[in-house]
């Protein structure tokens, strides 16, 4: 920085530093914010995508491999509001589906 693939209406806080924006964007909103935004840093949590140990089972007969279920030291990640909302693309008259976009992971190039 591409693709592939799975998730995204659940859960999760303080402190330093620092000084004005933040909530990806395109457009409206509306929330949060000098009672201290962002980024950064420590400490704590949440959370089970990968990795890693346990348990049933099933395949195999070999050390092994899968599905479920747990744990939670490791690798990321997260810890205001449905990815805040709505609209904008497709299908509907509408509610509401979907798709494309983001963000996270793993495998790829």
């Nucleotide at each position: 920085u591409g693709a592939u693939u799975a998730u995204a209406g659940c859960g999760a806080a303080g402190a330093g530093c620092g000084g004005a924006g933040a909530g990806a964007u395109c457009g409206g909103g509306c929330u949060c914010a000098g009672c201290g935004a962002a980024a950064c840093u420590c400490u704590g949590g949440c959370a089970a995508c990968c990795a890693u140990c346990c348990u049933u089972u099933u395949c195999a007969g070999u050390u092994g491999a899968g599905c479920a279920g747990g744990a939670a030291c490791g690798g990321u990640g997260c810890c205001a509001a449905a990815a805040c909302c709505c609209g904008g693309c497709c299908g509907g008259a509408a509610a509401c589906g979907g798709a494309a976009u983001u963000a996270u992971a793993a495998u790829u190039g």